[in-house]
């Protein structure tokens, strides 16, 4: 230095202050938040992961229905415009907008509670081995 293998660690944030009301961090005013890889710096472009639905194979449990674990496949999965600068930006600057899984709840949730102090991943860092 290369890229392969193994191991270890890390890997998501947020309603202040008010209004209405019997009851709302869920409605209204307003406030706050923005993971990972790519790229000219990204919540809104491209891609992936997780969540949710479904399905295949293997293994185990079980009297049946079925349940659990491991490894895959498919589906689903929100939101941006304008101007400026520049070699180059839907990523920077200015302005104006928009978005946010599932279940629960004395009232409809991005922010509360819960699955989740979880397991795990997209990845990141480090170490060791091997090879040149």
């Nucleotide at each position: 230095g290369u890229a392969u293998a193994u191991c270890u660690u890390c890997a998501g944030g947020g309603c202040a202050g008010g209004g209405u009301g019997u009851u709302a961090u869920u409605c209204c005013c307003g406030a706050c938040c923005g993971g990972c890889g790519g790229u000219a710096a990204a919540g809104c472009c491209c891609g992936a992961g997780a969540g949710c639905c479904u399905u295949u194979g293997g293994c185990g449990c079980a009297u049946c229905c079925g349940c659990g674990c491991c490894a895959g496949g498919g589906g689903u999965u929100g939101a941006c415009c304008a101007g400026g600068u520049u070699u180059a930006u839907u990523u920077c600057c200015u302005g104006g907008g928009c978005c946010g899984a599932c279940a629960g709840u004395g009232a409809c949730a991005g922010u509360c509670u819960g699955g989740a102090u979880a397991a795990a991943a997209a990845g990141a860092a480090g170490a060791u081995a091997a090879c040149c």
Molecule: FMN riboswitch aptamer (RFN element)
Organism: Luoshenia tenuis